[in-house]
């Protein structure tokens, strides 16, 4: 001084996923916040190829229809914040309603898991520190 492992969290990240309070400490109650869903008038629209919804995660092909496989539309790759452009990487899932959901005021009503310690260059703006 480079590269790999392997354990942690003061701090941090991706996400709506986060904070407070009680209690019997049993994860369950309540709140705050963030975040879906459902639901008139007007106004759109049109009905089995069944349709909706959460969520980036959606299409097209090959494959025997099944596994699978190759690209995608989209999502992430932070180190004071954030934008842009080039090259890489990595994910492109699950799951629920049960023929029923367009928008939606008033109402109603759900979730708040999980998974991680992370790629290089150029530039743009913006905050912060020092020193004169």
């Nucleotide at each position: 001084c480079c590269c790999g492992c392997c354990a942690g969290a003061u701090c941090g990240c991706c996400u709506a996923a986060u904070c407070c309070u009680g209690c019997u400490u049993g994860g369950c109650a309540g709140g705050a916040a963030c975040g879906g869903g459902g639901g008139a008038c007007c106004c759109a629209a049109a009905u089995u190829c069944g349709g909706g919804g959460c969520g980036u995660a959606u299409c097209a092909c090959c494959g025997c229809u099944c596994a699978g496989g190759u690209g995608u539309a989209g999502g992430g790759c932070a180190a004071c914040c954030u934008c842009u452009u080039c090259g890489g990487c990595c994910c492109g899932a699950g799951c629920c309603c049960g023929c029923c959901a367009g928008c939606u005021a008033a109402c109603c009503u759900c979730g708040u898991a999980g998974g991680c310690g992370u790629c290089g260059a150029a530039g743009g703006g913006g905050g912060a520190g020092a020193a004169a």
Molecule: c-di-AMP riboswitch aptamer (ydaO/yuaA leader)
Organism: Deltaproteobacteria bacterium